[in-house]
RNA sequence: CCUUAUCAAGAGCGGCGGAGGGGACAGGCCCGAUGAAGCCCGGCAACCAGCGCAGAGAACCUGCGCAAGGUGCUAAAUCCUGCGGCGGAUCAGCCGGCAGAUGAGG
Repeated sequence: CCUUAUCAAGAGCGGCGGAGGGGACAGGCCCGAUGAAGCCCGGCAACCAGCGCAGAGAACCUGCGCAAGGUGCUAAAUCCUGCGGCGGAUCAGCCGGCAGAUGAGG
């Protein structure tokens, strides 16, 4: 970089740390000395791998379950908007797209 699946659920009143943070830009809106980022521990989930069961079922595949090895995640929808459509409407709301994040494969 390409393909594909998912992205409104869930997760601490812990330790170290010290001022910033919510990916970048813009506009909003928030979190933060009642302690941000980061690290450790704890936790959540179940994408991949593993085990079991079912499907005429050995393999492949699909579904369900167990478990937790590899990742991931642990304020707010991916915090919201940024492009297009619906909407009487430059409001709200809804749908889609772009971009992004994570897993798996190439």
Predicted 3D model of a 106-nucleotide RNA (SAM riboswitch aptamer (S box leader)) from a chicken gut metagenome. It matches the Rfam family "SAM riboswitch aptamer (S box leader)". Rfam describes the family as follows. The SAM riboswitch is found upstream of a number of genes which code for proteins involved in methionine or cysteine biosynthesis in Gram-positive bacteria.